This is a predicted structure of a 271-nucleotide RNA (Bacterial large signal recognition particle RNA) from a Solirubrobacteraceae bacterium. Its Rfam family is "Bacterial large signal recognition particle RNA". By type it is a non-coding RNA gene. About the family: The signal recognition particle (SRP) is a universally conserved ribonucleoprotein involved in the co-translational targeting of proteins to membranes. On this family, see Rosenblad et al., Nucleic Acids Res 2003: "SRPDB: Signal Recognition Particle Database". The model forms 94% of the base pairs in the Rfam consensus. Its mean pLDDT, the model's own confidence on a scale to 100, is 77. The organism belongs to Solirubrobacteraceae, within Bacteria. It is recorded under the gene name ffs.
RNA sequence: CCGUGCUAGGCGGGGAGGUAGCGGUGCCCUGUCGCUCGCAAUCCGCUCUAGCGAGGCCGAAUCCCUGGUCGAGGGGUGCGGUCGUCGGGUCGGCCCGCCGCUCGGUGGUGUCGAUGGCCCGGGUCCCGCGCGACGUCGGCCCGUGAACCAGGUCAGGUCCGGAUGGAAGCAGCCUUAAGCGGUUCCCGGCGGGCGCAGCGGGAUCGCCCGUGCCGGAGCCAUCGAGAGGCGAAGCCAACCGACGUGCCGCGCUUCGGAGCCAGGUGCACGG
Numbered sequence: 001c002c003g004u005g006c007u008a009g010g011c012g013g014g015g016a017g018g019u020a021g022c023g024g025u026g027c028c029c030u031g032u033c034g035c036u037c038g039c040a041a042u043c044c045g046c047u048c049u050a051g052c053g054a055g056g057c058c059g060a061a062u063c064c065c066u067g068g069u070c071g072a073g074g075g076g077u078g079c080g081g082u083c084g085u086c087g088g089g090u091c092g093g094c095c096c097g098c099c100g101c102u103c104g105g106u107g108g109u110g111u112c113g114a115u116g117g118c119c120c121g122g123g124u125c126c127c128g129c130g131c132g133a134c135g136u137c138g139g140c141c142c143g144u145g146a147a148c149c150a151g152g153u154c155a156g157g158u159c160c161g162g163a164u165g166g167a168a169g170c171a172g173c174c175u176u177a178a179g180c181g182g183u184u185c186c187c188g189g190c191g192g193g194c195g196c197a198g199c200g201g202g203a204u205c206g207c208c209c210g211u212g213c214c215g216g217a218g219c220c221a222u223c224g225a226g227a228g229g230c231g232a233a234g235c236c237a238a239c240c241g242a243c244g245u246g247c248c249g250c251g252c253u254u255c256g257g258a259g260c261c262a263g264g265u266g267c268a269c270g271g
Stems, first nucleotide, its partner, number of pairs: 001271006009058003012030004020047005035055005064264006073255010083244006092236003096231004101226009116214003120210005125202005130196003134191006141182004150175004158167003
C1' cells in the first nucleotide's frame, strides 16, 4: 500500500416550548429528503457520557471525532416605519343654530302722517299704608251640659206654731256657668315668598302705554339669495398617547443547521 473479516461509532441536525435536568412524540427552521416497528402532552422513557424495547444497514473513512470558517433560521430586546383598534383632540374643516346687514318677491299698514327725536304723564322696580283672598285663633249662633259645693219652681217628706199660716229644702222639671261638640253667614285678633285698580313716598339705564310738538316716507311680517359676526354640541384632518408587537427594516444579544478548510483516529489475518 492492497484485499478479507470485525470493533468503536454512525444511520440526521437545530430552535422555541415543556422539564429539577436530559431526550422523545407534537410545533417551527434546514439540507435535492431523512433506517423500520412499538410507547407517548391530562404525556412516554431516562438520570449529568441522561429516551426505552425489538429488528436491520454502513463500517476506519467523501460517511466517525476535534478545531476553525461561514451563517439558512429561531429566541430575547431596543429603536424606527406601517396597519388595525381604542382614547384624547383643536384660533383648522364639515354640519347645526342665533343675530343683524344688503338685494329682490309677496302680504299688511302709512300724507286721515311711517321709522325716528324731544317734552310731559302713567305702568314695569323698591318701601310703607290701605283693601281683598288665604291660613289660624277667638267671639256670636245652635246643641249638650251641675246628685251635693249655680239659679227659678219646688211634689213627697222635715221643722216652727194652738190654729189661720210660715221656714228651710232633696228628687223631678226649666234655665244657665265652666266644659264639650257643630256649622254657612257675620264680628274681631294675629300671620306672610299671596293679590292690586287704591293712597303716599322713593328710584329713573332700559322696556311698554298715552298725550302734545318736531320732522317728512317708510315700517312690520314672510319667502329666496349673498357675504359676515357669535356660539354650544356632533363628526373629522393635523397632532399626541395606549394596546395588538400584527407586518417590515435596523442595531445589540443569544442559540445555531447545511456547506467549506485543516487535522486526528482502531483490531485481526493474508499478500